Context: one part of a larger RNA
RNA sequence: UUGGGUGUAAAGCGUGUGUAGGCGGUUUAUUAAGUCUGUGGUUCAAGCCCGAAGCUUAACUUCGGUUCGCCACAGAAACUGAUUUACUUGAGUAUGGUAGAGGCAAGUGGAAUUUCUAGUGUAGCGGUAAAAUGCGUAGAUAUUAGAAGGAACACCAGUGGCGAAGGCGACUUGCUGGGCCAUCACUGACGCUGAGACACGAAAGCGUGGGGAGCAAAUAGGAUUAGAUACCCUAGUAGUCCACGCCGUAAACGAUGAAUACUAAGUGUCGGAAUUUCCGGUGCUGAAGUUAACACAUUAAGUAUUCCACCUGAGUAGUACGGUCGCAAGGCUGAAACUU
Numbered sequence: 001u002u003g004g005g006u007g008u009a010a011a012g013c014g015u016g017u018g019u020a021g022g023c024g025g026u027u028u029a030u031u032a033a034g035u036c037u038g039u040g041g042u043u044c045a046a047g048c049c050c051g052a053a054g055c056u057u058a059a060c061u062u063c064g065g066u067u068c069g070c071c072a073c074a075g076a077a078a079c080u081g082a083u084u085u086a087c088u089u090g091a092g093u094a095u096g097g098u099a100g101a102g103g104c105a106a107g108u109g110g111a112a113u114u115u116c117u118a119g120u121g122u123a124g125c126g127g128u129a130a131a132a133u134g135c136g137u138a139g140a141u142a143u144u145a146g147a148a149g150g151a152a153c154a155c156c157a158g159u160g161g162c163g164a165a166g167g168c169g170a171c172u173u174g175c176u177g178g179g180c181c182a183u184c185a186c187u188g189a190c191g192c193u194g195a196g197a198c199a200c201g202a203a204a205g206c207g208u209g210g211g212g213a214g215c216a217a218a219u220a221g222g223a224u225u226a227g228a229u230a231c232c233c234u235a236g237u238a239g240u241c242c243a244c245g246c247c248g249u250a251a252a253c254g255a256u257g258a259a260u261a262c263u264a265a266g267u268g269u270c271g272g273a274a275u276u277u278c279c280g281g282u283g284c285u286g287a288a289g290u291u292a293a294c295a296c297a298u299u300a301a302g303u304a305u306u307c308c309a310c311c312u313g314a315g316u317a318g319u320a321c322g323g324u325c326g327c328a329a330g331g332c333u334g335a336a337a338c339u340u
């Protein structure tokens, strides 16, 4: 807990779809629930509030009165609601174009690393600041030819593109989602947000079965060092890859919730239409304004409205307990004593 806030001080859910709820464009008519006006009733007294009076004043006491709430009746009809009549600007559909690493599946390709086979060839190779462990006369490194296998796709590449976010990058094919532009043909407010709910969600991790080239937690050895459970080196297992199932977290960041409207300019770039210019993204510089400052500034952190989430000194603590989800790891929810 009225309020004031949430880029960096505490604070925007990781992201979407969407239920209830909240809010909602222009217009006609009706109604009268909200709203407003009047009258009546009720509201014990005291107290509170307003105006007087009395104790010398005050406290105190006495007198008078209003408001509010609820109920009933009568009325008003601008706004909100309900029902209704229309509309097209919001929203959606259609038609025609168009860009894209958007997603899923299958297939294909070349470079490189590694290993194996064969040839040439001989004593070193490798590694470092320097070395050593290691590899090598059982022929290594180097080089040539061939084969196998796995993973990743140089250049193009760009504050370039696409996607709700996570994320997405060789090529081809198939299936498939969304966007943008033009036309203004159709529907006629169908919209915005969204507690719960559901879905998606990097990496790591877990389960079952495959796969395993390179890299590499753990681990071993060599160095360094006073020590070195590290940084450096040589090896190297999980893992990284695939299929299916879980997990549900990240500095999941623009540390900036979503939507709508309005508010100077200049300039780069991407897509479309047009070639005067317009629409949609993505950047930079800056006006007004905002900000504690940094900075933000039509992609707002400006000016407003609607809805949701969250914050309320620090530590204890994202801990304990309880609940719930999970195979587990753990996730979500989430205190207090006490200290300051």
Base pairs, nucleotide, nucleotide: 003312004311005310006309007294008293012308014200015199016198017197021193022192023191025087026086029083030082031081033080034079035076036075037074038073039072040071041070042069049065050064051063052062053061054060090190091187092186093185094183095182096181097180098179102176103175104174105173106172107171108170109153114148115147116146117145118144119143120142124135125134161168162167205246206245207244208243209242210241214240215239219235220234221233222232257307258306259305260304261303262302265285266284267283268282269281270280271279272278273277289296290295313340314339315338322333323332324331325330